RNA sequence: UCGGCGGACCUGCCUAAUCCCGGGCGUGUCGCCUGGGAACCGGGGACCCACCAGAACCUGGGGUGAAGGCGCCGUCGAGCGCCCGGGCUCCUCCGCCCGAAUCCGUCAGCUAACCCGGUAGGCGCUAGGAGAGGAGUC
Numbered sequence: 001u002c003g004g005c006g007g008a009c010c011u012g013c014c015u016a017a018u019c020c021c022g023g024g025c026g027u028g029u030c031g032c033c034u035g036g037g038a039a040c041c042g043g044g045g046a047c048c049c050a051c052c053a054g055a056a057c058c059u060g061g062g063g064u065g066a067a068g069g070c071g072c073c074g075u076c077g078a079g080c081g082c083c084c085g086g087g088c089u090c091c092u093c094c095g096c097c098c099g100a101a102u103c104c105g106u107c108a109g110c111u112a113a114c115c116c117g118g119u120a121g122g123c124g125c126u127a128g129g130a131g132a133g134g135a136g137u138c
Base pairs, nucleotide, nucleotide: 011124012123013122014121018038019037020036021035022034023033024032025031026030039119040118041117042116043115044114049109060107061104062103063102064101068083069082070081071080072079073077084099085098086097087096088095091131092130093129
């Protein structure tokens, strides 16, 4: 000096997932348990509106979320390509990355009043270029 692994603090990112207050227990400036509020987010739920014609085949349907569609192959792969959706720098371009997972349980269109619920979890040297702005120093 560089790289890898682990820890602490600061700080940044995805996301609704943050902030404040009280009580009890332990013991001591902290830990555990349990409540409340604010804020943000999601679901159910009227009138009106929408759906509601016929045939065949297949098949339950719905929600959260960016997480969907189409095509290609001598290779069927955790594959490739395109469209579309999402995220990342102070901002733009360029660039890079992601397109998972899960819940309800035969049931739900929208939806005022009203009702119910969530506030978890996961990460942090890619690199390069252009422009703009600001601070500091001489």